The prediction has a mean pLDDT of 84. A computed fold for a 696-nucleotide part of an RNA from a Deltaproteobacteria bacterium, annotated as large-subunit ribosomal RNA, domain II. The source organism's lineage runs through Bacteria, Pseudomonadati, Myxococcota and Myxococcia.
Context: one part of a larger RNA
């Protein structure tokens, strides 16, 4: 891992609701007793609930309490149904759906491992160094001191046994739940070691590492309290039908929990109850707008105050391209400004229409209180985030199908799946091939493979639109020619002559020619330009708005920014006609439920109700969750019945029946029990709990 088996809302007590049943102003017994063919039952009225309440109570009583009260007020009556049992739902208590802690406490068991201690034993090859002391010699006044011998100290040195475990390698489902090999430390000592004994769990022991106390230690192990507790994780077993949420508010030692409300469901009851559309009547201060208030903020005017300058001995005065209140004027800004002010919204009234009462009340049962994205209105953030926090709506959640869509997307677009059909029409989106359907029609645009990713910015790309200017009295471009004189204008300057800079920018001759637009020179010179004529010959020029394109444009495995092929349309824009395309809609057949009608049967308290059949219409996505109806398993009763060795259960195969759970039938196997129907009772249904157990 697979298969088989096993595996989780139970039983008790007490409430509450519902269904059914008995009796009913009553209902009911509990313990006990009697009863034995282990079998029902009988008895028992104590007690409990109800029929009357009010008051703290005495107490009074359809009233009572408060009170001085006969007033007022509170709770009651006037509206009579309860009670017992069974079933079921739910609550409380208890382990209470099941499995799961780490822990806590008690009583015991452990020092054959290991820590330390006690008692008594044992072990340490060999080699080296050579302390004190002693002695001899030298030496000293005597010591000291020096040297030679002897001597044999030492947590001394080297190094086996022994002991430890430094570094490395191997090993890592090992040979081994800590080792092996090489290397290494100590090796007469605080050494190592045998045997016996001692210290015990908040305790021991510890040259101290939270080490160690039997492969277990920041509190051992065993059993018990014990099914500890677990607002946490996981799991929780057959089918079909109806409805169908929430991820919010408030509170919370509250934030992944819970309570109440909102939202779901079931039952009962009730009103033209609710929603929409329309008209009318109200509420409001947002969007916008405005500056009348509160503030902000710019220019001008006017003018207090202040500063500067000037006059003045002071007083005072003058002046101001300075700052500037108030006022005037022009143009502005505001979530916490408003003289104003929508749309939508909300409340109410009215009559009608539409919607399967969609509304409200009471009672039983919930779930949910982690939400997500999209569009719009905002806060926060950086007018960042698949960010975060609100509001309104949608979708997902709990929604399948079609599309974008290609290998790839909960939230986007279309559209809400009862079941079947090898039928039809459409939606979104598509129609060259992959690929179902147009190589469709008409008119334009694009040349960039733009389409098939991107900004500020840039550009004689190209199309369109409406104007302007020049132009056969000849424009624009090109070519030919001219482009002069006063004058080197004045100033400045070493120089300044059109062309460093400053000022002025005139006049003349002209077809035209700037006191010069650029290059150039030290300064001149020189080359162009503006401007003019000629040649030529018909359009030319500068802008504006706009469509589609261009550049801007760099990334990591491989084209790789149309899904691919590929396309000059098979791209873009406008208009049109076809077709394809979904679980949408229609058609045909079928199922269930509800509503309305009809028929039949039954019951009736005569008001009506129930069941079956049938016609028409509508409905039938669904998680948490509520409600309804069933299937199967084991056992029990009816049941001394029925089936069965002419073969039960079980196993296995099969093309049968049923909407499903499931039910038959036949063959083979098997070898002794099984079962229809109607009821009852449960150890009552397993793909999952890293479930448990057996086999493989």
């Nucleotide at each position: 891992g697979c298969c088989g088996g096993u595996g989780a809302g139970u039983g008790g007590a007490u409430g509450u609701g519902u269904g059914c049943a008995g009796c009913a102003a009553g209902g009911u017994u509990a313990a006990g007793c009697c009863g034995a063919u282990c079998g029902a039952g009988g008895u028992g009225g104590a007690g409990c609930c109800g029929a009357a309440g009010c008051g703290a109570a005495a107490g009074c009583g359809a009233g009572u309490c408060u009170u001085a009260a006969a007033a007022g007020g509170g709770c009651g009556u006037u509206u009579u149904a309860g009670u017992u049992g069974c079933a079921u739902a739910u609550a409380u208590c208890g382990g209470a759906c099941c499995c799961g802690a780490a822990a806590c406490c008690a009583a015991g068991u452990g020092a054959u491992c290991u820590a330390c201690c006690c008692a008594u034993g044992g072990u340490c090859a060999g080699g080296g160094c050579g302390a004190a002391a002693u002695u001899c010699u030298g030496g000293u006044a005597a010591c000291a001191c020096a040297g030679g011998a002897u001597g044999g100290a030492g947590g001394c040195c080297c190094g086996a046994a022994c002991u430890c475990g430094u570094g490395g390698a191997u090993g890592u489902u090992g040979a081994a739940a800590a080792a092996u090999c090489c290397u290494g430390g100590g090796a007469u000592g605080a050494a190592c070691u045998g045997u016996g004994g001692g210290u015990a769990g908040g305790g021991g022991u510890g040259a101290a590492a939270g080490g160690u106390c039997a492969a277990u230690c920041a509190a051992a192990c065993u059993u018990g309290g014990a099914g500890a507790u677990a607002g946490c994780u996981g799991g929780u077993u057959c089918u079909c039908c109806c409805c169908g949420a929430a991820a919010u508010a408030u509170a919370u030692u509250g934030a992944g929990g819970u309570a109440u409300a909102g939202c779901c469901u079931u039952a009962u009851g009730a009103a033209u109850u609710a929603a929409g559309u329309a008209a009318c009547g109200g509420a409001g201060g947002u969007a916008g707008a405005g500056c009348a208030c509160u503030g902000g903020a710019u220019g001008g005017g006017c003018u207090a105050g202040g500063g500067g300058u000037c006059c003045g001995a002071c007083a005072g005065g003058a002046u101001u391209a300075c700052c500037a209140a108030a006022c005037c004027u022009a143009a502005c800004c505001a979530a916490a400004c408003u003289c104003c002010g929508a749309a939508u919204u909300c409340c109410g009234u009215u009559a009608a229409c539409u919607u399967u009462u969609a509304u409200c009340a009471u009672a039983g049962g919930a779930g949910a209180c982690a939400g997500a994205c999209c569009a719009c209105g905002g806060g926060u953030g950086a007018u960042a985030a698949c960010g975060u926090c609100c509001g309104u709506g949608g979708u997902c959640a709990a929604g399948a199908g079609g599309g974008c869509a290609g290998a790839a997307a909960a939230a986007c677009c279309c559209a809400g799946a009862c079941c079947g059909c090898c039928g039809a029409c459409u939606a979104a989106g598509g129609u060259c091939c992959c690929g179902g359907a147009a190589u469709c029609u008409a008119u334009g645009c694009u040349a960039a493979g733009u389409g098939u990713g991107a900004a500020a910015g840039g550009a004689u790309g190209u199309g369109a639109u409406a104007g302007c200017g020049c132009u056969c009295a000849g424009a624009c471009a090109a070519c030919u020619a001219g482009g002069a004189g006063g004058u080197u204008g004045g100033c400045u300057u070493a120089g300044a002559a059109g062309c460093a800079g400053c000022c002025a920018c005139c006049c003349u001759u002209u077809a035209a020619a700037g006191a010069a637009a650029g290059c150039g020179u030290a300064a001149c010179a020189g080359c162009u330009c503006a401007c003019u004529a000629g040649u030529c010959a018909a359009g030319c020029g500068a802008g504006a708005u706009u469509g589609c394109g261009c550049c801007u444009a760099a990334a990591a495995u491989g084209u790789a920014a149309c899904g691919g092929g590929g396309c000059u349309a098979a791209g873009c824009a406008u208009a049109g006609u076809a077709c394809c395309g979904a679980a949408g809609u229609c058609g045909c057949g079928g199922a269930u439920u509800c509503u309305a009608g009809a028929a039949u049967u039954c019951c009736u308290g005569c008001g009506g109700g129930a069941a079956u059949u049938u016609u028409a219409g509508a409905a039938u996505g669904g998680u948490a969750g509520g409600g309804g109806a069933g299937c199967a398993u084991u056992c029990u009763a009816g049941u001394c019945g029925c089936c069965u060795g002419c073969g039960a259960a079980g196993g296995u195969c099969a093309a049968c029946c049923g909407u499903a759970a499931g039910g038959a039938u036949g063959g083979c196997u098997g070898g002794a029990g099984g079962c229809c129907c109607u009821a009852g009772a449960a150890g009552a249904g397993c793909u999952u709990a890293u479930g448990c157990u057996g086999g493989c």